[in-house]
RNA sequence: UGCUUAUGGAGAAAGACGGAGGGAUUAGACCCUGCGAAGUCUUGGCAACCUGUGCUUACAAGGUGCUACAUUCUACUCGGCUGGUAAUUACACCAUCGGGAAAGAUAAGCG
Numbered sequence: 001u002g003c004u005u006a007u008g009g010a011g012a013a014a015g016a017c018g019g020a021g022g023g024a025u026u027a028g029a030c031c032c033u034g035c036g037a038a039g040u041c042u043u044g045g046c047a048a049c050c051u052g053u054g055c056u057u058a059c060a061a062g063g064u065g066c067u068a069c070a071u072u073c074u075a076c077u078c079g080g081c082u083g084g085u086a087a088u089u090a091c092a093c094c095a096u097c098g099g100g101a102a103a104g105a106u107a108a109g110c111g
Stems, first nucleotide, its partner, number of pairs: 001111007013043005021032003026075004044067003048064003051060003071103001076100005082095004
């Protein structure tokens, strides 16, 4: 770095350094942040996958991983209800609800 498969429910923070950003990316929204962001280090913790024990709710914590909230929402597509825009109907668009795709994250396997 590419491909395949599975998962997105839950869980788990203190200190030191640092000094303005962060929540993957683009745009918008929303949220966190000088009552200290990112990052680094130390010590803990969690248990998703692998692994081990058990044999089925579990336990361990060796490997990877994670440790604000949430794949945060919208974007592409399909469907439903109602409302709005238009003098009216249909279409359309917007709002709203649900599904899918894409993308991304993690693991396992393969290259």
A computed fold for a 111-nucleotide RNA from Mucilaginibacter frigoritolerans, annotated as SAM riboswitch aptamer (S box leader). Its Rfam family is "SAM riboswitch aptamer (S box leader)". Rfam links the family to the GO term regulation of gene expression. The model forms 97% of the base pairs in the Rfam consensus. The sequence was found by an Rfam model in a public genome assembly.